[in-house]
Context: one part of a larger RNA
RNA sequence: CUUAGGCUAAGGAACUCGGCAAACUAGCCCCGUAACUUAGGGAGAAGGGGUGCCCCGAGUAGGUGAAGGGCUUCGCGCCUGGAGCGGAAAGGGGUUGCAGUGAAAAGUCCCAAGCGACUGUUUACCAAAAACACAGGACUCUGCGAAGUCGAACACGACGUAUAGGGUCUGACGCCUGCCCGGUGCCGGAAGGUCACGAGGAGAUGUUAGCUUCGGCGAAGCAUUGAAUUUAAGCCCCGGUAAACGGCGGCCGUAACUAUAACGGUCCUAAGGUAGCGAAAUUCCUUGUCGGGUAAGUUCCGACCUGCACGAAUGGCGUAACGAUUUGGGAACUGUCUCAGCCUGAGACUCG
Numbered sequence: 001c002u003u004a005g006g007c008u009a010a011g012g013a014a015c016u017c018g019g020c021a022a023a024c025u026a027g028c029c030c031c032g033u034a035a036c037u038u039a040g041g042g043a044g045a046a047g048g049g050g051u052g053c054c055c056c057g058a059g060u061a062g063g064u065g066a067a068g069g070g071c072u073u074c075g076c077g078c079c080u081g082g083a084g085c086g087g088a089a090a091g092g093g094g095u096u097g098c099a100g101u102g103a104a105a106a107g108u109c110c111c112a113a114g115c116g117a118c119u120g121u122u123u124a125c126c127a128a129a130a131a132c133a134c135a136g137g138a139c140u141c142u143g144c145g146a147a148g149u150c151g152a153a154c155a156c157g158a159c160g161u162a163u164a165g166g167g168u169c170u171g172a173c174g175c176c177u178g179c180c181c182g183g184u185g186c187c188g189g190a191a192g193g194u195c196a197c198g199a200g201g202a203g204a205u206g207u208u209a210g211c212u213u214c215g216g217c218g219a220a221g222c223a224u225u226g227a228a229u230u231u232a233a234g235c236c237c238c239g240g241u242a243a244a245c246g247g248c249g250g251c252c253g254u255a256a257c258u259a260u261a262a263c264g265g266u267c268c269u270a271a272g273g274u275a276g277c278g279a280a281a282u283u284c285c286u287u288g289u290c291g292g293g294u295a296a297g298u299u300c301c302g303a304c305c306u307g308c309a310c311g312a313a314u315g316g317c318g319u320a321a322c323g324a325u326u327u328g329g330g331a332a333c334u335g336u337c338u339c340a341g342c343c344u345g346a347g348a349c350u351c352g
Stems, first nucleotide, its partner, number of pairs: 001347008010338002014336001019333001027051005036041001038172001052095005063085002068080004096100001108331007115323002120132002136170007148156002173318004178248003183245002185241005192236003198230002203225005210217002249267005276310001277307001288304005
């Protein structure tokens, strides 16, 4: 020096991205315990006191419950009975050490905020979380040989039957969930437009019996084609639907200081963002501005609103409890530090 431990004057987070690590706390009994709250909780909140041994209390209280006796439905039954065993505390007195849960083992706590309600689950071997799940909510499909899954069949769904089953989104609870159906999707629509195969067969062409004014015409049949007409879904079209995918404006002017604009005008749109929240896990400018906390605060908390680019189940805003979660502050405590020292074990080093 490395590593694992022990101790340390004075100070006590000055360390550091950050109290990381370490230290403090700790059992049991008693007292006492706030905001808030879903009245359960919060809570071991916080904060205090006691704790050994000996004597009395006392072989007491309470515990256990044998023999014996009675009853009997005959039972490993019921009642009685109290032997034996084991055995406190309150309270009082005494005594002792620096120290009595005498060693070991055994919560640090509080305040405020974000996120997620919660217990759970996860990247076996760098991530445990705010991610996933979750009860609860909603939409949608499915009438049973269900929808759906699968590999044809079997099978599952389910030996279930709409209070059931599948899919999607949201995610306890509380208060709520605004406007837009123009686009895309989905659902509905006996008309109309378009439209495949098929049906249909007008007509055309080839061939030639026959007829010819020799130029041609040309029945039937056999072939090759083939118009009108008819014809489903789909698409067009007409409606509905946003807890379907999604979307939710601009410019100009105006009040008797100024500033601002309840108000007016105009353009565009399917409709122009409602409630609530807001420099936010979202704010670029930005360390915004003001207030709080500090001697001093790019973080934090409370406000403001100029929201580059919040916003209502891709849910909005709150919320007690919970969290090896994230952020800020405080108490206690400490070798984290000022600033280092000593000790112990194992290495390192020497010999082998």
Predicted 3D model of a 352-nucleotide part of an RNA (large-subunit ribosomal RNA, domain IV) from Sulfidibacter corallicola.
The coordinates come from a structure-prediction model, not an experiment, and the mean pLDDT is 90.
The full RNA is in RNAcentral, with records from ENA and Rfam.
The source organism's lineage runs through Bacteria, Pseudomonadati, Acidobacteriota, Acanthopleuribacterales and Sulfidibacter.